Model confidence (mean pLDDT): 79 of 100. Predicted 3D model of a 98-nucleotide RNA (TPP riboswitch aptamer (THI element)) from a Methylococcaceae bacterium. The organism belongs to Methylococcaceae, within Bacteria. Its Rfam family is "TPP riboswitch aptamer (THI element)". Rfam's curators write: Vitamin B(1) in its active form thiamin pyrophosphate (TPP) is an essential coenzyme that is synthesised by coupling of pyrimidine and thiazole moieties in bacteria. The previously detected thiamin-regulatory element, thi box was extended, resulting in a new, highly conserved RNA secondary structure, the THI element, which is widely distributed in eubacteria and also occurs in some archaea. Analysis of operon structures identified a large number of new candidate thiamin-regulated genes, mostly transporters, in various prokaryotic organisms.
[in-house]
């Protein structure tokens, strides 16, 4: 000096299920508990192209469970939202000294 990891700012993207008790009810719904999870409408959490955050496939397939994308497959599948700052861990090159 360059690149990169990590980090920051601003903007943007995303999901919110299963089960149970009560209230209400044409139906939607509201309040509380349990399960998994980062997050089950939180001024939160996650992701932001080096993109499995998330969507489609999917009323899918196998397993588990009280039940559920709960676990795995599908998945080297197809989509999917960006700019800047910093550059400290690592690496490379140049210069100087020994």
């Nucleotide at each position: 000096u360059a690149u990169c990891a990590a980090g920051g700012c601003u903007g943007g993207g995303g999901g919110u299920g299963c089960u149970u008790g009560g209230c209400g009810u044409c139906a939607u719904g509201c309040c509380g508990g349990g399960c998994u999870g980062a997050g089950a409408g939180a001024c939160a959490c996650c992701c932001u192209u080096c993109g499995a955050a998330c969507c489609u496939g999917a009323u899918c397939c196998g397993g588990u469970c009280a039940a559920u994308g709960c676990c795995g497959g599908c998945g080297u599948a197809g989509g999917g939202a960006a700019g800047c700052c910093c550059g400290u861990c690592c690496u490379a090159a140049g210069c100087u000294c020994g």